[in-house]
Context: one part of a larger RNA
RNA sequence: GGACGAACGCUGGCGGCGUGCCUAACACAUGCAAGUCGAACGAGAAUCUUAUGACGGAGACUUCGGUCAACUGAAUAAGAGGACAGUGGCGGACGGGUGAGUAACGCGUGAGCAACCUGCCCUUCGGAGGGGGACAACAGUUGGAAACGACUGCUAAUACCGCAUGACAUUAUCCACAGGCAUCUGAGGAUAAUCAAAGAUUUAUCGCCGAAGGAUGGGCUCGCGUCUGAUUAGAUAGUUGGUGAGGUAACGGCUCACCAAGUCGACGAUCAGUAGCCGGUCUGAGAGGAUGAACGGCCACAUUGGAACUGAGACACGGUCCAGACUCCUACGGGAGGCAGCAGUGGGGAAUCUUCCGCAAUGGGCGCAAGCCUGACGGAGCAACGCCGCGUGAGUGAAGAAGGGUUUCGACUCGUAAAGCUCUGUUGUCGGGGACGAACGUGGAGACGGCGAAUAGCCGUUUCCAAUGACGGUACCUGACGAGGAAGCCACGGCUAACUACGUGCCAGCAGCCGCGGUAAUACGUAGGUGGCGAGCGUUGUCC
Numbered sequence: 001g002g003a004c005g006a007a008c009g010c011u012g013g014c015g016g017c018g019u020g021c022c023u024a025a026c027a028c029a030u031g032c033a034a035g036u037c038g039a040a041c042g043a044g045a046a047u048c049u050u051a052u053g054a055c056g057g058a059g060a061c062u063u064c065g066g067u068c069a070a071c072u073g074a075a076u077a078a079g080a081g082g083a084c085a086g087u088g089g090c091g092g093a094c095g096g097g098u099g100a101g102u103a104a105c106g107c108g109u110g111a112g113c114a115a116c117c118u119g120c121c122c123u124u125c126g127g128a129g130g131g132g133g134a135c136a137a138c139a140g141u142u143g144g145a146a147a148c149g150a151c152u153g154c155u156a157a158u159a160c161c162g163c164a165u166g167a168c169a170u171u172a173u174c175c176a177c178a179g180g181c182a183u184c185u186g187a188g189g190a191u192a193a194u195c196a197a198a199g200a201u202u203u204a205u206c207g208c209c210g211a212a213g214g215a216u217g218g219g220c221u222c223g224c225g226u227c228u229g230a231u232u233a234g235a236u237a238g239u240u241g242g243u244g245a246g247g248u249a250a251c252g253g254c255u256c257a258c259c260a261a262g263u264c265g266a267c268g269a270u271c272a273g274u275a276g277c278c279g280g281u282c283u284g285a286g287a288g289g290a291u292g293a294a295c296g297g298c299c300a301c302a303u304u305g306g307a308a309c310u311g312a313g314a315c316a317c318g319g320u321c322c323a324g325a326c327u328c329c330u331a332c333g334g335g336a337g338g339c340a341g342c343a344g345u346g347g348g349g350a351a352u353c354u355u356c357c358g359c360a361a362u363g364g365g366c367g368c369a370a371g372c373c374u375g376a377c378g379g380a381g382c383a384a385c386g387c388c389g390c391g392u393g394a395g396u397g398a399a400g401a402a403g404g405g406u407u408u409c410g411a412c413u414c415g416u417a418a419a420g421c422u423c424u425g426u427u428g429u430c431g432g433g434g435a436c437g438a439a440c441g442u443g444g445a446g447a448c449g450g451c452g453a454a455u456a457g458c459c460g461u462u463u464c465c466a467a468u469g470a471c472g473g474u475a476c477c478u479g480a481c482g483a484g485g486a487a488g489c490c491a492c493g494g495c496u497a498a499c500u501a502c503g504u505g506c507c508a509g510c511a512g513c514c515g516c517g518g519u520a521a522u523a524c525g526u527a528g529g530u531g532g533c534g535a536g537c538g539u540u541g542u543c544c
Base pairs, nucleotide, nucleotide: 001544002543003542004541006540007539008538009537010536013390014389015388016387017386018385019383020382021348026346027345028344030343031342032341035090036089037088040087041086047080048079049078050077051076052075056071059068060067061066097301098300099299106226107225108224109223110222111221112220113219116218117217121214122213123212124211125210126209127208129163131161132160138153139152140151141150142149143148169194170193171192172191173190174189175188177186178185179184199206200205227273228272229271234264235263236262239261240260241259242258243257244256245255246254276298277297278296279295280291281290282289283288303324304323305322306321307320326337327336328335329334354380356379357378358377362376363374364373365372366371393423394422395421396420403414404413405412406411427485428481429480430479431478432477433476437471442466443465444464445463446462447461448460449459450458451457488533489532490531491530492529493514494513495512499528500527501526502525503524509516510515
């Protein structure tokens, strides 16, 4: 000198874009952050419509026995409707947070898998026949304070289970061919065995099953690189290798049985300390050094420890089970919870924000769609925390005014500075107008094409029109008013730009280093002046 996720002191007008718990991975009140599908399924409340229509019954007729009957509308049946919950499907493995652990194939980079998996998506080929039995919901009974159950009975499905069919699939055996990288790989043929399916609907489509290929995402292996300590020198028994078996999507001591005695290490094993890694960032002419906030990639974690289930994918932040600590409820028998999601609270700390608005855009989940959900995201709020931009006026103006300061008392200086005059209107205040971000999809109209008997209906392509904005009456444009509302901080002995006066008297104090202060202090304090930077300025801390 530069830099900062900074803090502190004094000061503080505006805008744009960013950034904002670095400490206690400390504990958390409250609200929200993952749902969706009725075009998979049964049941179905409120309400409405239609039909029949009980009881009552104004009124009319009456032979007084009764008959007809508007109206009211219980109840029943059918239809519409669709709340709440349930079965089922897909998604809750993404998105969001944090950096505790980890010195490791964790990360970076370059290879490999002849040792692997991949829901949704794309392409191609083929298929979907015929049956069965349940369980929720529901009804009844019942246990418990609650959380939550138990028993009996009924029922549907794209839920579940047999059977059939089934190959370019899998497995086993055999024949023969080609290739390679050792184990082998690829393609062809034969035989045997095994395994599928689901429907919905507005009839257009959307789904379902098997196989092959692709894409995407992942898994595994290896070369090289990746902090400090030798005042850590030996470490290791599933340890190192083999055979066999099990297990896995897959290789492998991954696990197990047996056998052998190996394996690593001064080219630093082991142990200990520290630490998420990288693209990058800061600095530097570079080499390098330091660093890993924000943004992006990877990894790890989700109160602590352990475990598996489901699933294409988890050993799963807002799933399950067990154990521990903590908090809460309890009828004392037993239960509930997990902000390192967004806000917010307490605590810790020098220190770090709103319990805001919206799904309008982008993206995601579900759905044919309409749409629903989305603290992702888009925005607004707070903070000079940072960078950048703008303003706090411009021109003129010597009686060098008043006043302050100094003075050798002559004057000098603040100083064209002010006032005055002439302007401007950035910004500000008030008023008027007022966006881009919004076209995908949807609705309406037209044309064409497909299915279709159809000028019905549905689907597809295309043209036009319409509605849809949180931000926001914001940005921006414009009119009026009016210099009006907007400057401080640090320094002035040398380094280092900038000096005098007074006060103080080794005191009070200053100080980054040298050093100032003991009676004329340019070094302390104040004032005037000056220098520097400027909505900032200085100090402290850290890195180069």